[in-house]
RNA sequence: GCUCUCGUAGUUCAAUGGAUAGAAUAUAGGAUUCCGGUUCCUACGAUGUGGGUUCGAUUCCCGCCGAGAGUA
Repeated sequence: GCUCUCGUAGUUCAAUGGAUAGAAUAUAGGAUUCCGGUUCCUACGAUGUGGGUUCGAUUCCCGCCGAGAGUA
């Protein structure tokens, strides 16, 4: 250089083109306890970026950015 894959909460992962993008874990608060741990409840928190298609895009298409694999 060429081909391909991937990019979503702090982290690990979901989500047939359609309901408020969910869950675990982490963090914070509360309940429980003499205190702590465990357990339970609540809160906080995300679609890499710019366009396009569509009534509707995390999903499909194109460019860019970043990560990885293959190839000489």
Molecule: transfer RNA
Organism: Bacteroidales bacterium